[in-house]
Molecule: Bacterial RNase P class A
Organism: uncultured Cryomorphaceae bacterium
RNA sequence: CAUGUAUCGUGCCUUAUCGCUUCGUAAGAAGAGGAAAGUCCGGACAGCAUAGGGUAGUGUGCUUCCUAACAGGAAGGAUCUACGCAAGUAGGGACAGCAAGUGCAGCAGAGAGUAAACCGCCUUCGGGUAAGGGUGAAAGGGUGGGGUAAGAGCUCACCGUGCUUUAGGUGACUAAAGUAGCAAGGUAAACCUCACGCGCUGAAAUGUCAUGUAUAUCGUGUUCCUUAGGGGCUAGGCGACCCGUCUAGAGUUUACUGCACGAGGGGUAGGCAGAUUGAUCCUAAUCGCGAGGUUAGGACUAGAUAAAUGAUAAGGGCCCGUAAGGGUACAGAAUCCGGCUUAUAGCGAGAUGUGAAAC
Numbered sequence: 001c002a003u004g005u006a007u008c009g010u011g012c013c014u015u016a017u018c019g020c021u022u023c024g025u026a027a028g029a030a031g032a033g034g035a036a037a038g039u040c041c042g043g044a045c046a047g048c049a050u051a052g053g054g055u056a057g058u059g060u061g062c063u064u065c066c067u068a069a070c071a072g073g074a075a076g077g078a079u080c081u082a083c084g085c086a087a088g089u090a091g092g093g094a095c096a097g098c099a100a101g102u103g104c105a106g107c108a109g110a111g112a113g114u115a116a117a118c119c120g121c122c123u124u125c126g127g128g129u130a131a132g133g134g135u136g137a138a139a140g141g142g143u144g145g146g147g148u149a150a151g152a153g154c155u156c157a158c159c160g161u162g163c164u165u166u167a168g169g170u171g172a173c174u175a176a177a178g179u180a181g182c183a184a185g186g187u188a189a190a191c192c193u194c195a196c197g198c199g200c201u202g203a204a205a206u207g208u209c210a211u212g213u214a215u216a217u218c219g220u221g222u223u224c225c226u227u228a229g230g231g232g233c234u235a236g237g238c239g240a241c242c243c244g245u246c247u248a249g250a251g252u253u254u255a256c257u258g259c260a261c262g263a264g265g266g267g268u269a270g271g272c273a274g275a276u277u278g279a280u281c282c283u284a285a286u287c288g289c290g291a292g293g294u295u296a297g298g299a300c301u302a303g304a305u306a307a308a309u310g311a312u313a314a315g316g317g318c319c320c321g322u323a324a325g326g327g328u329a330c331a332g333a334a335u336c337c338g339g340c341u342u343a344u345a346g347c348g349a350g351a352u353g354u355g356a357a358a359c
Base pairs, nucleotide, nucleotide: 001355002354003353004352005351007349008348009347010346012316013315014314015313016312017311018310020031021030022029023028033330037341038340040339041338042337043336044335045202046201047200048199052243053242054241055240057198058197059196060195061194062076063075064074065073066072077095079092080091081090082089083088096193097192101191102190103187104186118133119132120129121128122127141159142158143157144156145155146154160182161180162179163178164177165176166175167174168173206273207272208271209270217263218262219261220260221259222258223232224231225230233249234248235247236246237245238244250257251256252255280299281298282297283296284295285294286293287292317328318327319326320325
């Protein structure tokens, strides 16, 4: 310098005229994002419920930390993949448990998991063997020396694996030493087991004011005993079910009123709040490897209610092109916030792989 990969930032500007919404007495001030999208997680807030246990269901799953919380983020550990002689560099994950149990792995193959003798090798022809070969995605630890009839952890050394101890680390783990011939393999986004958690609804929530009408009418229920402590029964509530628990079971006098549950019908279609001062934003210092925290100062930055945040004209910026000319992305608030995922013309920043050149 060229090219590839992933990440981060930005992603149009100015003037004039006219126009819209909110705040304000006025002058005037403000007015759509990094994703506002998806509705996949977690909450704030509001209402109902709340007393707890079990079963079912459902979520998460290496360690430590951050955060209001999270299936999010930061830093690590082990493992896997790619490149590399190696050191290392980059990236991934649904990373608890397979010796609790049950499954699954076609075909091939002798045999596919307390699973084996096809070819081969040896032989005293009775048998021995699992080193070599074959089949397969996967075949009874690996390399080498000794040993053997031929072989085999049979034996030894090293590596691996299990157990024990020591040292380091907050921890996951790491390293070393000793010891034992020692692999009953793989798979849990297979069923399952273990640990920890999980109430429902959603701003058209919810609260309040006004207006108006008929809660007209109908159905069921409104209890028994008692030693007066309570027990049973009925109806309803407590996310599904069970146990359990909470509320009610009244009054007047024989028929009504009330209460609970259910059915059915009538009226209203308006206003206000919620509603934008926030787990908010900016700057500086400081603590931390980092995600982030603390302190101080400053700022107020949409609030519509069927939906405002714009239109026209001129000039400019950036990119492509010799020029003429062309392009200027994805896309628009609806209670709010923190994440995740998806979309994005172009420009810029550092990182990294490959190639070339120079030193």